Context: one part of a larger RNA
RNA sequence: GAGGGGCAGCGGGGAAGUGGCAACACUUCUGCCGGCGACCGGCGCACGGGUGAGUAACACGUGUGCAACCUGCCCUAUGCAGGGGGAUAAUCCGGAGAAAUCCGGUCUAAUACCGCAUAACACCUUCAGGGGACAUCCCCUUUGGGUUAAAGGAAGCAAUUCCGGCAUAGGAUGGGCAUGCGGCGCAUUAGCUUGUUGGUGAGGUAACGGCUCACCAAGGCGACGAUGCGUAGGGGUUCUGAGAGGAAGGUCCCCCACACUGGUACUGAGACACGGACCAGACUCCUACGGGAGGCAGCAGUGAGGAAUAUUGGUCAAUGGGCGAGAGCCUGAACCAGCCAAGUCGCGUGAGGGAAGACGGUCCUAUGGAUUGUAAACCUCUUUUGUCGGGGAGCAAUAAGACCACGUGUGGUCGAAAGUGAGAGUACCCGAAGAAAAAGCAUCGGCUAACUCCGUGCCAGCAGCCGCGGUAAUACGGAGGAUGCGAGCGUUAUCC
Numbered sequence: 001g002a003g004g005g006g007c008a009g010c011g012g013g014g015a016a017g018u019g020g021c022a023a024c025a026c027u028u029c030u031g032c033c034g035g036c037g038a039c040c041g042g043c044g045c046a047c048g049g050g051u052g053a054g055u056a057a058c059a060c061g062u063g064u065g066c067a068a069c070c071u072g073c074c075c076u077a078u079g080c081a082g083g084g085g086g087a088u089a090a091u092c093c094g095g096a097g098a099a100a101u102c103c104g105g106u107c108u109a110a111u112a113c114c115g116c117a118u119a120a121c122a123c124c125u126u127c128a129g130g131g132g133a134c135a136u137c138c139c140c141u142u143u144g145g146g147u148u149a150a151a152g153g154a155a156g157c158a159a160u161u162c163c164g165g166c167a168u169a170g171g172a173u174g175g176g177c178a179u180g181c182g183g184c185g186c187a188u189u190a191g192c193u194u195g196u197u198g199g200u201g202a203g204g205u206a207a208c209g210g211c212u213c214a215c216c217a218a219g220g221c222g223a224c225g226a227u228g229c230g231u232a233g234g235g236g237u238u239c240u241g242a243g244a245g246g247a248a249g250g251u252c253c254c255c256c257a258c259a260c261u262g263g264u265a266c267u268g269a270g271a272c273a274c275g276g277a278c279c280a281g282a283c284u285c286c287u288a289c290g291g292g293a294g295g296c297a298g299c300a301g302u303g304a305g306g307a308a309u310a311u312u313g314g315u316c317a318a319u320g321g322g323c324g325a326g327a328g329c330c331u332g333a334a335c336c337a338g339c340c341a342a343g344u345c346g347c348g349u350g351a352g353g354g355a356a357g358a359c360g361g362u363c364c365u366a367u368g369g370a371u372u373g374u375a376a377a378c379c380u381c382u383u384u385u386g387u388c389g390g391g392g393a394g395c396a397a398u399a400a401g402a403c404c405a406c407g408u409g410u411g412g413u414c415g416a417a418a419g420u421g422a423g424a425g426u427a428c429c430c431g432a433a434g435a436a437a438a439a440g441c442a443u444c445g446g447c448u449a450a451c452u453c454c455g456u457g458c459c460a461g462c463a464g465c466c467g468c469g470g471u472a473a474u475a476c477g478g479a480g481g482a483u484g485c486g487a488g489c490g491u492u493a494u495c496c
Stems, first nucleotide, its partner, number of pairs: 003040002006036002010034003013030007050258003060182007069175002074171007082116001084114002092105005122147004128141005152163004184230003191221003196218008233255004237248004260281005283294004311337001313336003319333001320331004350381004360372005385437001387432005395423001401414006440485005445466003451480005461468002
């Protein structure tokens, strides 16, 4: 889910019967409708999301080539769709098993499956002609022969319309393959190789190819660094630097690889498939001991490890994806919210005035002075942020539906009123009170901005380097003062 089948229960409709004057009630039947369910069938599940183990390789980057290839859905064009058949699931009945699950019988449908017909500009092949080249070859025209297809549904009284089906050609998109060049350490790794290198033939593949096989030849690579070992996902980019360089590859984007470990294929347009299958292995769990189940490198979350890293949150409102005619459903993609000074940016912790240069502290040449210091008190202001009260967004456009135009599925208009918001009563705006609620850290011998006193006495200690400390230490510890940064500061590790 507008292909097909089903109906136990719920609601409705229809038919028959019974009771009843009737209204109606009850019983039985009927999938007719709502719905339910998820059996057959279709499409998707190969996208999106995660991680970086492996990989030194055409993996990646960049540039070419395919006269050697494929491409579901989408777009364009041309043509076609005739007539048949046999099954099977669900359901129902029965059985086995602890379970997982499995087996048998009866019935039935299809856009499921299978013949037949038709058939080409498709494919194979034959004759003839022409053109192009890049070795093998490619393209066009023509004669004959052979092979190959399909499915219906919805609305309507109908005409018809819409959605699908089949074939071919072209496009678009996405991929596949080949190749030049480029990007790492060790030579205390110097020789490596037997499908190895090439040929012929065959098989296989979407396609080329030792890709595989049979036979034949004996080649191929290497100091322009093969082979081996170690390390490593690559790029756009990021950090640093005047640059040249050096280092890194977290978030975002592109590519690759992987999905418990190893292997294998099936289905399919596409996988050798993260939430598919099978086998083997390790581990965990269930068990009636016969046998079974599992795979967070999805989002949260737990344990462990660790110096260290967050919530078992909300919503599909937007953007995007899948399915569908649509309505819509699904979407831990995504958008939001929560936690963390982890980073970056911005703001605040008040502003102006104020000298008895107060008290207290510290220092000194000590009846006195210097400094803390306009600092405080005190006066006058302001109110960011925070607190309280009130208002309150944008993100919302669609779509469905109607009409018009023509190029017939696109565009335009309407879509009034009503309706669609997780975030969120959030951002923002207005108002109120009130300096009120908000500063630390490191350093002060030189490098290097910033100095005195006391304690200690080669002790205790400091230390990035030079070096300090053995009785007057600006270098240790404390104090006062000063300097630097500031919601941070300092140490450690690491890169330039």

The part of an RNA shown here (small-subunit ribosomal RNA, 5' domain) has 496 nucleotides and comes from an uncultured bacterium.